[in-house]
Context: one part of a larger RNA
RNA sequence: GGCGUGCGGUGGAUGCCCUGGCAUCUGCUGGCGAUGAAGGACGUAGGAAGCGACGAUACGCUUCGGGGAGCUGCUAACCAAGCUAUGAUCCGAAGAUCUCCGAAUGGGGAAACCCAAUAAUCCGCGACUGAAUACAUAGGUCGUUGGAGGCGAACCUGGGGAAUUGAAACAUCUUAGUACCCAGAGGAAAGUAAAUCAAACGAGACUCCCUCAGUAGCGGCGAGCGAACGGGGAUCAGCCCAAACUUAUCGAGUGCCAAGCCUACAAGCGUUGCUCGAUAGGGGUUGUAGGACCUCUUGUCCGUGGAUUGUAGUCCACGGCAGUUUGAUGCGUCGAAAGAUGAACGGUGUGGAAACCCGACCGAAGAAGGUGAUAGUCCUGUAGUCGAAUUCCACGCAUCAAAUUGAUAGAGGCACCUGAGUACAAUGGGGCACGAGAAACCCUGUUGGAAUCUGGGAGGACCAUCUUCCAAGGCUAAGUACACGCAGAUGACCGAUAGUGCACUAGUACCGUAAGGGAAAGGUGAAAAGUACCCCUGGUAGGGGAGUGAAAUAGUUCCUGAAACCGCAUGCCU
Numbered sequence: 001g002g003c004g005u006g007c008g009g010u011g012g013a014u015g016c017c018c019u020g021g022c023a024u025c026u027g028c029u030g031g032c033g034a035u036g037a038a039g040g041a042c043g044u045a046g047g048a049a050g051c052g053a054c055g056a057u058a059c060g061c062u063u064c065g066g067g068g069a070g071c072u073g074c075u076a077a078c079c080a081a082g083c084u085a086u087g088a089u090c091c092g093a094a095g096a097u098c099u100c101c102g103a104a105u106g107g108g109g110a111a112a113c114c115c116a117a118u119a120a121u122c123c124g125c126g127a128c129u130g131a132a133u134a135c136a137u138a139g140g141u142c143g144u145u146g147g148a149g150g151c152g153a154a155c156c157u158g159g160g161g162a163a164u165u166g167a168a169a170c171a172u173c174u175u176a177g178u179a180c181c182c183a184g185a186g187g188a189a190a191g192u193a194a195a196u197c198a199a200a201c202g203a204g205a206c207u208c209c210c211u212c213a214g215u216a217g218c219g220g221c222g223a224g225c226g227a228a229c230g231g232g233g234a235u236c237a238g239c240c241c242a243a244a245c246u247u248a249u250c251g252a253g254u255g256c257c258a259a260g261c262c263u264a265c266a267a268g269c270g271u272u273g274c275u276c277g278a279u280a281g282g283g284g285u286u287g288u289a290g291g292a293c294c295u296c297u298u299g300u301c302c303g304u305g306g307a308u309u310g311u312a313g314u315c316c317a318c319g320g321c322a323g324u325u326u327g328a329u330g331c332g333u334c335g336a337a338a339g340a341u342g343a344a345c346g347g348u349g350u351g352g353a354a355a356c357c358c359g360a361c362c363g364a365a366g367a368a369g370g371u372g373a374u375a376g377u378c379c380u381g382u383a384g385u386c387g388a389a390u391u392c393c394a395c396g397c398a399u400c401a402a403a404u405u406g407a408u409a410g411a412g413g414c415a416c417c418u419g420a421g422u423a424c425a426a427u428g429g430g431g432c433a434c435g436a437g438a439a440a441c442c443c444u445g446u447u448g449g450a451a452u453c454u455g456g457g458a459g460g461a462c463c464a465u466c467u468u469c470c471a472a473g474g475c476u477a478a479g480u481a482c483a484c485g486c487a488g489a490u491g492a493c494c495g496a497u498a499g500u501g502c503a504c505u506a507g508u509a510c511c512g513u514a515a516g517g518g519a520a521a522g523g524u525g526a527a528a529a530g531u532a533c534c535c536c537u538g539g540u541a542g543g544g545g546a547g548u549g550a551a552a553u554a555g556u557u558c559c560u561g562a563a564a565c566c567g568c569a570u571g572c573c574u
Stems, first nucleotide, its partner, number of pairs: 001573009015559001016523002020494002022491007029483002031151002039101003042055003046079002049075003052059001061095006070083003106115003121148003124144006155186001156184005166173001170220001196203002207234005217225002238475003241419001245282010260269002262313006287453001289418003293413005301320007321406013335392003339386003345359003349356001360377002362366001368380003424448008434460001455470005510517002530558001533545004
């Protein structure tokens, strides 16, 4: 020196563990904000660094409820000073306080500051003013106990809108109306009550699921894209305007003793009337057409007033009453936000320790966790049963308020109304599964431009016949989507290089001018019982005794403690 063996050091693999994660399901909830949010800065404790809590009333204040013996948050002990059966600490509910920044809103600004002194901007409403330009309008000023602004995980609608990629290249095409940007809304959003489908039979708003079906089709007929009808389910709900006509008021025009003034008769009026426009009320809302108007028949909750006056009728308005919807308040019930009660066990066995073992018992409770090893019966709980002063949600009832309704049906006549720069055409685009294709249908830039129910659209060029529907106005719950958040449950999910980036002072330390990037790091023991005292030493390092403990080769660099690597001892070989 090599090989082997034994004993160590170093190191932190492996095993075991889980106050952390991951995923799914169910239910709740679905917003917060100028009454200043989300998010922060700075402070607040007797001694106070971080986290959490709180805000100059600052580890807290008030009231109400729960609870019942200790308490002054955690890391995290220690000392001091206090509180508490006149019920503290703690838990829940409602209040008070709530510095500064931040939409940040008096002005500024290098956020958490400066200067000022009652105050941003926009929209709405009101008042006063007031150009070119006479009236007016724009604009301006003031007021306003009206609103907005910003934030938030996804879901939703609308406006814009890629490329990588695929086509084994690439341009139409695809990726994809995706990603992304912008605007807006809600607990859902959107859509929704046929100018729809269908096919010679019929269906009857919309939305969502299964299917039809990878079918029919589209497609450098390449890559690929990809329906609908019909069928089965979930849930179900239907309504309101515009117009005709009419009443009232106002304005403009026209008109002068006649038309007209609800009807009949009588009296009277006559700036009443007629046309157009505006505002408000009534009326009316559909396709086997419907409605208005006129006539006839029929129906009508009650009262009051009006329609020039009187009588009779008719019509209209208002009020009462009744119904429906919405809101507020009250009461009741279910639930949520603290909680309460809750069965059944012992040992001279073993052991450091009993839950093990032995022998008993309960069970509407043998879910789970903890306790010195493995506990139905020790603790917290579990099944079951109760519970709220206060706040909230849902449902039901009552009262009040607001809105709305109180209606028809039939026959005949009349031909007044039924959404216009619309439908449609040409052309350029877009959307439809459909790429210009035979290309219907829907939307739209440009240019033209209807009809009016004896009307109009659609049925995939177009025409006829037939069928079906009624555009150019609007509203509408449920079934559906999502999960920042709250609660519960589950797992052939992970177990510290895994699982979230984070089990721990984690979006921390650190890096970067910045946008941004972004860690490592868990485990003594049942209990600190965390080694009094002595000794070695320069020593507060380290160690040897002693002591604790079941164990100290469990000593805080602490469970187990692999390998690489480094030693000490020893056998053999050289």